This is a predicted structure of a 350-nucleotide part of an RNA (small-subunit ribosomal RNA, central domain) from an uncultured bacterium. Its mean pLDDT, the model's own confidence on a scale to 100, is 89. Rfam family: Bacterial small subunit ribosomal RNA. The family has 99 seed sequences and 42,628 matches in Rfam 15.1.
Context: one part of a larger RNA
């Protein structure tokens, strides 16, 4: 050092990007670092194992082999891996022609609907619950007709559906703008994959200054309800929910499934592009390439169930588990304004 895992048992970072490292297509040639084989050199002697052998045995002793290195030095092999050089098109990247998309930021505009507020009609209730109260209204509520503000979120279309690395994204119109996806086979020739550290982006809640504030609503005030009700109902609300910078960096950040590729029966659906065959036809059929479900064979599973979108066979890289509690906690470190975030014990005790 060599184990065994990591969908639900303890285990996949929340998620790109990407230094360093690891790993790495096909042919031909070279070289010999690495690999393999042999020759010397050394690997002290004791020990350890074997034999022999000496004290009556035997511990102990003497002899004798055997074994012992990522060693050193030569020589040889050229399969593989390195490296060098020619050279290739399948990975990977471009070009060119078409594509669909809530992907992202800005900045305009639209209607419904709540609220408020002025103005009409009107009168005596209205809200609101399991029933009630509280609350609102004769100073004219609610209702109903008209005008006017202001914010916030966008009904149907919606989907089992679509974009996105994840978070996530949905009214219309423009700008800018980032990925994909298909098609002929044009170009570049291995330019690749993965990625300790590091760098970004990251719902919801929070925080900072500054705006905004309609409904909704933590705290908080009242009704109720109960033994009580710091709650569930009901009436109000403040912060917050919006918006701009700027911090915070979390999560059932879930597929509780890392990335990347290869290979391994079908069937039925759907969203996107090519092709075919037909046709008056958008359509039906077929065939393909890519995404998104379902059902299911081999195989795998502790079982559930997973099954070409694998948790099946395999390779490369990376993170992570090692019984429960103590604990994600203390204590240091490091980040943050703060709240707290990362990292992360043991003593005890089952």
């Nucleotide at each position: 050092c060599u184990g065994g895992g990591c969908g639900u048992a303890a285990a996949g970072c929340g998620c790109g990007c990407g230094c360093a490292g690891g790993c790495g297509g096909c042919g031909c040639g070279a070289u010999a670092a690495g690999a393999c084989c042999g020759g010397c050199g050394u690997g002290a002697a004791a020990g350890c194992c074997c034999c022999c052998g000496g004290c009556u045995c035997a511990a102990c002793c003497g002899g004798g082999g055997a074994g012992g290195g990522u060693c050193g030095u030569u020589g040889g092999u050229g399969a593989c891996u390195g490296u060098c050089g020619c050279g290739c098109u399948u990975g990977a990247a471009g070009g060119c022609a078409g594509c669909a998309g809530g992907g992202g930021u800005g900045a305009g505009u639209g209607g419904a609907a709540u609220u408020c507020c002025c103005g009409g009609u009107g009168u005596a209730g209205u809200g609101g619950u399991g029933a009630a109260a509280u609350g609102c209204g004769u100073a004219g509520a609610g209702a109903u007709c008209g005008g006017g503000a202001g914010g916030a979120a966008c009904a149907c279309c919606c989907g089992u559906g679509g974009c996105g690395a994840a978070g996530g994204c949905g009214g219309c119109u423009c700008a800018c703008u980032g990925g994909g996806c298909u098609g002929a086979c044009c170009u570049u020739g291995a330019c690749g994959c993965u990625g300790a550290g590091g760098c970004g982006c990251g719902a919801u809640g929070g925080c900072g200054u500054g705006g905004g504030g309609a409904g909704c609503g933590a705290a908080c005030g009242g009704g109720a309800u109960u033994a009580g009700a710091u709650a569930c109902c009901c009436c109000g609300g403040u912060a917050g929910u919006c918006c701009a910078c700027g911090c915070a960096g979390u999560a059932a950040a879930c597929g509780a499934u890392g990335c990347a590729g290869a290979c391994u029966a079908g069937g039925c659906g759907u969203g996107g592009g090519g092709g075919g065959a037909c046709u008056u036809g958008a359509c039906c059929c077929c065939c393909u390439c890519c995404g998104u479900g379902c059902c299911g064979g081999a195989g795998c599973u502790a079982a559930c169930g997973c099954g070409g979108u694998a948790a099946g066979u395999c390779u490369g890289c990376c993170g992570c588990c090692u019984g429960g509690g103590g604990a994600g906690u203390a204590c240091g470190g490091c980040c943050g304004c703060a709240a707290g975030g990362c990292u992360a014990a043991a003593a005890c005790u089952c």